[in-house]
RNA sequence: CGAGGUGAACAGGCGAUCGCGUGGCUUCGGAAGAGCCAUGAGGAAAGUCCGGGCACCGCAGAGCAAGGGUGCCGGCUAACGGCCGGCGGAGGCGACUCCAGGGAGAGUGCAACAGAAAUAAACCGCCCGGAUCCCCAGCGGGAGCCAGGUAAGGAUGGAAAGGCGAGGCAAGAGCUCACCCGCGGGACUGGUAACUUUUCCGCGCUGUAAACCCCACCCGGUGCAAGAUGCAGGAGGUACGUCGGCUGCUCGUCGCAAUCCUCCGGGAUCGCUGGAGCCAUCCGGUAACGGAUGGCCUGGAUAGAUGAUCGCCCAGAACAGAACCCGGCUUAUGGUCACGCUCGCAUU
RNA sequence: UCCUCAGUAGCUCAAUGGCAGAGCAUUCGGCUGUUAACCGAAGGGUUGUAGGUUCGAGCCCUACCUGGGGAG
Numbered sequence: 001c002g003a004g005g006u007g008a009a010c011a012g013g014c015g016a017u018c019g020c021g022u023g024g025c026u027u028c029g030g031a032a033g034a035g036c037c038a039u040g041a042g043g044a045a046a047g048u049c050c051g052g053g054c055a056c057c058g059c060a061g062a063g064c065a066a067g068g069g070u071g072c073c074g075g076c077u078a079a080c081g082g083c084c085g086g087c088g089g090a091g092g093c094g095a096c097u098c099c100a101g102g103g104a105g106a107g108u109g110c111a112a113c114a115g116a117a118a119u120a121a122a123c124c125g126c127c128c129g130g131a132u133c134c135c136c137a138g139c140g141g142g143a144g145c146c147a148g149g150u151a152a153g154g155a156u157g158g159a160a161a162g163g164c165g166a167g168g169c170a171a172g173a174g175c176u177c178a179c180c181c182g183c184g185g186g187a188c189u190g191g192u193a194a195c196u197u198u199u200c201c202g203c204g205c206u207g208u209a210a211a212c213c214c215c216a217c218c219c220g221g222u223g224c225a226a227g228a229u230g231c232a233g234g235a236g237g238u239a240c241g242u243c244g245g246c247u248g249c250u251c252g253u254c255g256c257a258a259u260c261c262u263c264c265g266g267g268a269u270c271g272c273u274g275g276a277g278c279c280a281u282c283c284g285g286u287a288a289c290g291g292a293u294g295g296c297c298u299g300g301a302u303a304g305a306u307g308a309u310c311g312c313c314c315a316g317a318a319c320a321g322a323a324c325c326c327g328g329c330u331u332a333u334g335g336u337c338a339c340g341c342u343c344g345c346a347u348u
Numbered sequence: 349u350c351c352u353c354a355g356u357a358g359c360u361c362a363a364u365g366g367c368a369g370a371g372c373a374u375u376c377g378g379c380u381g382u383u384a385a386c387c388g389a390a391g392g393g394u395u396g397u398a399g400g401u402u403c404g405a406g407c408c409c410u411a412c413c414u415g416g417g418g419a420g
Stems, first nucleotide, its partner, number of pairs: 001344004005339004010334001012313007020040008042319001046330002049328005054223004061251004067219005072086005087101001088099004102214002107212002109208003123154002125150003129146002132143004162180002165177003181204007190195001227270003231266001233264005241256001243255003277296008349419007358372004366403001374390005396412005
């Protein structure tokens, strides 16, 4: 210098003029209006993909079924499919990154085309035997046929019952043996564990569970237009049941003659934002995270506010706008910084 | 705000994880004096996009994009 890797913070700044939401104060009998002060979008506010808080379904209770989800080990957390650390595997020269990573030794399904054969096998080849024909003086040789043996060789495929050597055999074959490879189990070393070191025994089993399925664990439903409290209305119902109460069945439980039940529909207030909150320091922990002390208050609309213009700085700068709240994930996106991170080239 | 379904040729739709097809439309040829109808043939597809599982994906899984429907 070039190409990468990992991590972090930021999200235009200042000034002037005009404008908007919310809260407080003043003016005012009160409201409206006006004035002043304070404050006013994000790292993703997004997708709505997970997990919770909260609210209702009488309680949110039990069991079963159905359905859905998760899936190495340990830890963190309110919880999670998230995060941290490790193990195993895969990729990369490397820094480093990625993995839905239980079970195919319970069962079922599927494996197109090619190929003789797809979980089973004899097309070619090799070998023994039988009878027929041909050649030969004879020993013998050859041809096709029939009945078998053989998975070492050929050809197909993503995949053909482990590899190589020796023995063995009519020819062959883990058929036998040595070595190696893989799988399972036992003992042992280290580790909380996943796993791992060494060794012994057995085996040579196709792949696929993001196919059905099995095993273990988890999940009640509906979402703030949930719902609550006032105000003012309309229509209908008279059933102790074959009723009703937010998904199936059973148990249990509650309501039923009006202050009741069902349906329709208007407007107001609350829910609504101080919270698993933010910042700083210290302590524990490899880390995620936890604890202590001190400080801070930081949007809450309901036709929906957070903006516009100009000047200077500047690389005139992206993605994008809260609607109950919080923890994550994913996706979109601008430039910047750090590294006692890596690789290559050049120079010293 | 929330729930749910779908995306395959120009249009409407098929396809059990195994060579992506049908009808209409388009083009060409035939038939006819000519057109339509009819007959024959041809072209046209990154199966919405990007990854993954698998020997193999339109189909299975994940994340995005687009469109439709529904509740209050």